[in-house]
RNA sequence: CACCGACAAGAGCAAACUACUCGAAAGCGUAGGACGCAGAGUCACCGACCUGAGAAUGGUAGCGGGACCGCCGAA
Numbered sequence: 001c002a003c004c005g006a007c008a009a010g011a012g013c014a015a016a017c018u019a020c021u022c023g024a025a026a027g028c029g030u031a032g033g034a035c036g037c038a039g040a041g042u043c044a045c046c047g048a049c050c051u052g053a054g055a056a057u058g059g060u061a062g063c064g065g066g067a068c069c070g071c072c073g074a075a
Stems, first nucleotide, its partner, number of pairs: 004073002012037002017032004022027001035062001041068003045065003048060003
């Protein structure tokens, strides 16, 4: 340095659900709440899926890939 990921240390995120808000919807945001997460950090570029009459100039980054950035260090 790369791989890897402890019954390690310190920190971090927050599913379902509830309330409020925005939205046609999917779903987003805020607060509460923790199912889980070593990237559950950021980005819709590719695939997939969701909404929709259809389309995406809508949505899912906690579906997979990719790009960028990043904490710790036992075996």